This is a predicted structure of a 73-nucleotide RNA (transfer RNA) from a bacterium. Its Rfam family is "tRNA". About the family: Transfer RNA (tRNA) molecules are approximately 80 nucleotides in length. Gene Ontology term of the family: triplet codon-amino acid adaptor activity. RNAcentral holds the sequence, with entries from ENA. Model confidence (mean pLDDT): 80 of 100.
RNA sequence: GUCCCUAUAGCUCAGUUGGUAGAGCAACAGACUUUUAAUCUGUGGGUCGUAGGAUCGAUACCUACUGGGGACA
Numbered sequence: 001g002u003c004c005c006u007a008u009a010g011c012u013c014a015g016u017u018g019g020u021a022g023a024g025c026a027a028c029a030g031a032c033u034u035u036u037a038a039u040c041u042g043u044g045g046g047u048c049g050u051a052g053g054a055u056c057g058a059u060a061c062c063u064a065c066u067g068g069g070g071a072c073a
Stems, first nucleotide, its partner, number of pairs: 001072007010025004019056001027043005049065005
C1' cells in the first nucleotide's frame, strides 16, 4: 500500500427477507438466612463507533472516515 472481518448495556454476545433494541453475567432493591454465601423475584442501565446518502421508516442497505483483528506484498 491492497483486500477481508469486526464495532450493539459495565463485560461476553444475540438481533435476516428494513417496521417498538434483547439475553447471560455484573450492579442495585426485595424475599429467604443469626450473618455471609447460595437460591428466588424485581429494577435500572443504550445518541446501536463517527459523518453523510437512499427510504415513509435503518442496528441491518450504500459511501467516506476512525478504532481493533487478519491475509498478501